[in-house]
C1' cells in the first nucleotide's frame, strides 16, 4: 500500500396502506332480545346473555394492476484471439416488494483477521 470475506456506523431507489371472499373463544358501536336479578312496587331502566347489521384487527384463499436493488435465471452487444465459457447497476420477474418501520443491491469510514 492493495486484495479478500467479518464485524460497526452513516446514506440507500422504485411500486397498491388495491380488491373480493368466507374465518376468528377477537374488539367497538348500533339495533333487537328469553330467564334471573334490581326495587316499597316494575310489563320500565342498566348490566349479563343470545341473534342480526357495520366499522376495525388477525391470519387465511383469490383476483387484477405494478416494481427490481435480497436470492434466481439469461446473454444481443461486451470480456476471454474463435469455440466453450464469463458476467453486469442490462434483460427476465420464479421468488421477493408496492404507506411509515422492516428490508435493501450497492457506496463511505473505521475495526480485527487473512493473503500478497
Nucleotide at each position: 500500500u492493495c486484495g479478500u470475506g467479518g464485524c460497526a456506523u452513516g446514506c440507500g431507489a422504485g411500486a397498491g396502506a388495491a380488491c373480493u371472499c368466507a374465518c376468528g373463544u377477537g374488539g367497538u358501536g348500533u339495533g333487537a332480545u328469553u330467564c334471573c336479578c334490581c326495587c316499597a312496587g316494575a310489563c320500565a331502566c342498566u348490566c349479563c346473555u343470545u341473534c342480526a347489521c357495520a366499522c376495525c384487527c388477525g391470519g387465511g384463499a383469490g383476483u387484477c394492476g405494478c416494481c427490481g436493488a435480497a436470492g434466481g435465471c439469461g446473454c444481443a452487444a461486451c470480456c476471454c484471439g474463435c469455440c466453450c465459457g464469463g458476467a453486469a447497476a442490462c434483460g427476465c420477474u420464479c421468488a421477493g416488494g408496492c404507506a411509515c418501520a422492516c428490508g435493501g443491491a450497492g457506496c463511505a469510514u473505521g475495526c480485527a483477521a487473512c493473503g500478497a
A computed fold for a 116-nucleotide RNA from a Gammaproteobacteria bacterium, annotated as Glycine riboswitch aptamer. The prediction has a mean pLDDT of 77.